[in-house]
A computed fold for a 92-nucleotide RNA from Thermodesulfitimonas autotrophica, annotated as c-di-GMP-I riboswitch aptamer. Its mean pLDDT, the model's own confidence on a scale to 100, is 81.

This record gives sequence, C1' cells and structure tokens, in this order.
RNA sequence: UUUCGGGUUGGGUAAACCAGGCGAAAGCCUGGGGCGCUAAAGCCAUGGGUCUAAGGUCUGCGCAAGCAGGCUAUGAUCGCCAGGCUGAACGG
Repeated sequence: UUUCGGGUUGGGUAAACCAGGCGAAAGCCUGGGGCGCUAAAGCCAUGGGUCUAAGGUCUGCGCAAGCAGGCUAUGAUCGCCAGGCUGAACGG
C1' cells in the first nucleotide's frame, strides 16, 4: 500500500416516544431519550423503491358555492436498495 475479518471496549451516530417550532401532508429542525448501526446509520435524491398530494388535471354529483374520488412531485426519505465522493482505529 492492497485485501479480508469479527465486533462495540474507546470514539462516532441516534429509532420509537416526550416537549417546543416549521410544514397542506409526508416529513424536517432543536432539546431530552436510546432502538439500533458503526467505517460509513458520514456526504450527494443520480437510478429504482417507498411515503405524501398543497398545486395541477380528470371523473362524478350540484343551479351555484362547493363536495367526493382517481392520477400526478416540483415535496420527503441516504436508518430501503444500487451508484458516486470522502474517510479512522483494532486484528490477520
């Protein structure tokens, strides 16, 4: 230097839940918390998946205002998978 390995002692991160805030929602932020993960549970929504549907659009009903339903990401998720970038420690 390359490659492989187990696993959480140190270090890192932080699910559910609670409080406050943002958002139409999904969800996100801060504090508490700690289910887990650990060289990527570090970063990037690029491909697929999943969640949401404000707006848009279609259909039905209605005199109308409007109501109901379908589709739709330009929203969200990297702690769903793949890909890309960065990058410790220990042992073989």